The RNA shown here (Glycine riboswitch aptamer) has 87 nucleotides and comes from Candidatus Pelagibacter communis.

Order: sequence, then C1' cells, then structure tokens
RNA sequence: UUGAUUUUGUCGGGAGAGACUAUUAAUUUAGCACCGAAGGAGCAACCACCCCGGAAACUCUCAGGUAUAAUGGACCGACGAAGCAUA
Repeated sequence: UUGAUUUUGUCGGGAGAGACUAUUAAUUUAGCACCGAAGGAGCAACCACCCCGGAAACUCUCAGGUAUAAUGGACCGACGAAGCAUA
C1' cells in the first nucleotide's frame, strides 16, 4: 500500500394486513379478526461431523404490525468509517 469475509453510519427506495366493536382527553384500554420483511423460535435442502452443531426470504406468530401521517421495516443501491486475513 492492498485491504477479502465481517461490523457499522448517512442518504434514497422499501411490502403485507380491520378507517372492526366497545371504551378513552388521547392509536388510550379491552376484545375479536388479520399480516410477516425488526427481533425471536422451529424444521429442511445443504454444510460439518469423535462429540457438540451451523443453516432460509420456508414455517410459527412470543414480540412487533394492520386508515392518512409519523415511527418501525428484512432487503437493494450510493457514499463513508472500523477492522483482521491475504498479497
């Protein structure tokens, strides 16, 4: 100097599902219905294997969410930051 895998910040894009009933000063509280793309859990192809295991955008719905708006939002793109391996 390069700095992979990885971690992280900013900006942009970003779905689904009740303007339900009652209640409250108030998306307050309660009930039922529903959604999956924060998180969490479970299993599988597969990987690994002495043992212990790892693993999804699949499944579940504990959590979260379901009018506009706000907030959140996996993932994608751009611009950075950190950082060890390798060269």

Its Rfam family is "Glycine riboswitch aptamer". Gene Ontology term of the family: glycine biosynthetic process.